[in-house]
RNA sequence: GGAUAGGUGCUGUACGAUGAAGCACCGUGAACCAUGUCAGGCGGGGAACCGAGCAGCAUUAAGCGGUUGUAACAUGCGAUACAGUUAAUCUGUUCGUC
Numbered sequence: 001g002g003a004u005a006g007g008u009g010c011u012g013u014a015c016g017a018u019g020a021a022g023c024a025c026c027g028u029g030a031a032c033c034a035u036g037u038c039a040g041g042c043g044g045g046g047a048a049c050c051g052a053g054c055a056g057c058a059u060u061a062a063g064c065g066g067u068u069g070u071a072a073c074a075u076g077c078g079a080u081a082c083a084g085u086u087a088a089u090c091u092g093u094u095c096g097u098c
Base pairs, nucleotide, nucleotide: 001095002094003093004092005091006090007089008088009085010084011083012082013081014080015078016077017075018074019073022070023069024068025066026065027064028063034059035058036057037056042051043050044049
């Protein structure tokens, strides 16, 4: 110096770990510019009734929250598994040369 084998290192894939958009679930959530029901009051009518409709209540929208679930994606995380790599490095064997 060459060959070969096994490691380290590096790269990739899978899995795990951590974080996590979105979605689901729960809760909350509209003076008037959501829906429904509309007390009172108002209007029409001889009356029966009818009409529009504030507050309230209910259901929710956007939004907000949740010690919950799932999870795209991400990571200079992993003494995990597999594959690749000689550009690097270590060890063994062997060959050649000085």
Record summary
The prediction has a mean pLDDT of 76. Predicted 3D model of a 98-nucleotide RNA (Bacterial small signal recognition particle RNA) from Pseudoruminococcus massiliensis. The sequence is in RNAcentral, with records from ENA. Rfam family: Bacterial small signal recognition particle RNA. Rfam classes the family as a non-coding RNA gene. The literature on the family includes a 2003 paper in Nucleic Acids Res by Rosenblad et al., "SRPDB: Signal Recognition Particle Database". The same sequence occurs in records of 5 taxa.